[in-house]
RNA sequence: UGAGUUGGCCAGGUAGUCGCUGUGCUUUGCACAGAGGAAAGUCCGGGCUCCAAAGAGCAGGGUGCCAGGUAACGCCUGGGAGGCGCAAGCCUACGGCAAGUGCAACAGAAAGAAUACCGCCAUAAUCUUCGGAUUAAGGUAAGGGUGAAAUGGUGCGGUAAGAGCGCACCGCGCUGGUGGUAACAUCAGUGGCAAGGUAAACCCCACCUGGAGCAAGACCAAAUAGGGGCUCAUUGGCGUUGCUCGCGCUGAGCCCGGGUUGGUCGCACGAGGUGAUUGGCGACAAUCAUCCCAGAUGAAUGAUUACCCACGACAGAACCCGGCUUAUCGGCCAACUCAACUU
Numbered sequence: 001u002g003a004g005u006u007g008g009c010c011a012g013g014u015a016g017u018c019g020c021u022g023u024g025c026u027u028u029g030c031a032c033a034g035a036g037g038a039a040a041g042u043c044c045g046g047g048c049u050c051c052a053a054a055g056a057g058c059a060g061g062g063u064g065c066c067a068g069g070u071a072a073c074g075c076c077u078g079g080g081a082g083g084c085g086c087a088a089g090c091c092u093a094c095g096g097c098a099a100g101u102g103c104a105a106c107a108g109a110a111a112g113a114a115u116a117c118c119g120c121c122a123u124a125a126u127c128u129u130c131g132g133a134u135u136a137a138g139g140u141a142a143g144g145g146u147g148a149a150a151u152g153g154u155g156c157g158g159u160a161a162g163a164g165c166g167c168a169c170c171g172c173g174c175u176g177g178u179g180g181u182a183a184c185a186u187c188a189g190u191g192g193c194a195a196g197g198u199a200a201a202c203c204c205c206a207c208c209u210g211g212a213g214c215a216a217g218a219c220c221a222a223a224u225a226g227g228g229g230c231u232c233a234u235u236g237g238c239g240u241u242g243c244u245c246g247c248g249c250u251g252a253g254c255c256c257g258g259g260u261u262g263g264u265c266g267c268a269c270g271a272g273g274u275g276a277u278u279g280g281c282g283a284c285a286a287u288c289a290u291c292c293c294a295g296a297u298g299a300a301u302g303a304u305u306a307c308c309c310a311c312g313a314c315a316g317a318a319c320c321c322g323g324c325u326u327a328u329c330g331g332c333c334a335a336c337u338c339a340a341c342u343u
Stems, first nucleotide, its partner, number of pairs: 001339010012308007020034006036314001040325002043323005048213004055245004060209005065079005080094001081092004095204002100202002102198002117144002119140003123136005152170006171193001172191008217265004227256006236250004272291008
């Protein structure tokens, strides 16, 4: 100097004038506060409210290496294994195929106790141009071909030719030692050794799991038609996914028609923010101090003047919080890796 990797911060600013919403007060004015890093997606997890006053089981659904963090999680942190990258680093839908059932077009002889197309060997008979050829009955799966994948791989020996047939190493199974909380790593012995791949195929295993949702729910006011019809009925009906048992209550369902579409609460003091110290590799936790930081409801922050500037993208809360994912113009800071050059 260039190319990268990881983490963090900001989100136009300052001053004035007028305007909008909320809260408070000495109340028709003053003071203070007033959209995001994703407010988006509605994908997870909860808080909260109701069913509700009692559950249990099955089904269904979710997660899937180990150990921690957290209110909890499918999230985060740190490790392990596998893979990618020269590296810094990054990714993983990461339990089980020796419980069972499936799937793998085409090609190929054959795709799972699957197989002999070309080939190799040697026996018998016949022929012979003496090189060999044909037929029958055998042996073979090392070589070739097909395929994404062909009954573990490489090498040596052995054999009529071959083959774990034998041996060495690797792989795999079993048994133990050492280190580690564990996943796992490593070492030793032993066995020629099982029929490969696939579970983001069905399935098996381990763990977790009521439902509905702020349009939840509670209260007040007002109005109407104490409306009409039909069905089942205690052997019935109802009770917030479905089924069964249990428990509770005594009615439940459908159709037509009428009235009200008003107001208050829920509604922001929180698993809250910030700072310091301590502990921890870290996520984070504890203690102390300090602060109050939007609550609309046809839906609040806009207009204007001057200056500065990185000349502003993606984009607007509606019960709240912790995450994940997606969109995105630019600017700043820190650490690390690689390459070239110079000293």

This is a predicted structure of a 343-nucleotide RNA (Bacterial RNase P class A) from a Gammaproteobacteria bacterium. The source organism's lineage runs through Bacteria, Pseudomonadati, Pseudomonadota and Gammaproteobacteria. Its Rfam family is "Bacterial RNase P class A". It is annotated as a ribozyme.